[in-house]
RNA sequence: CUCUUAUCAAGAGUGACGGAGGGACACAGCCCUAUGAAGUCACGGCAACCUGCUAUUGUGUAAGGUGCCAAUUCCGUGGAGAUGAGAA
Numbered sequence: 001c002u003c004u005u006a007u008c009a010a011g012a013g014u015g016a017c018g019g020a021g022g023g024a025c026a027c028a029g030c031c032c033u034a035u036g037a038a039g040u041c042a043c044g045g046c047a048a049c050c051u052g053c054u055a056u057u058g059u060g061u062a063a064g065g066u067g068c069c070a071a072u073u074c075c076g077u078g079g080a081g082a083u084g085a086g087a088a
Stems, first nucleotide, its partner, number of pairs: 002087007013043005021032003025078003029074001044069003049065003052061002073080001
């Protein structure tokens, strides 16, 4: 990078550095943002996809691997995208 598959109306943030954008893409809307955006780091938290333990046909736990922590993937249209697991 390609393919398959599951999920995407629930849930969960503080600090430091940083210094103007951000909400994945196009258009339109709306919203967040100098009472500090993106990004990085530290600590914390949520969740339960995989592993482990437990359980024994699906319960619990949260140690490990990921993921996530404004608003329904922010909403509409289009096309899609994100994350997990698996395969080539």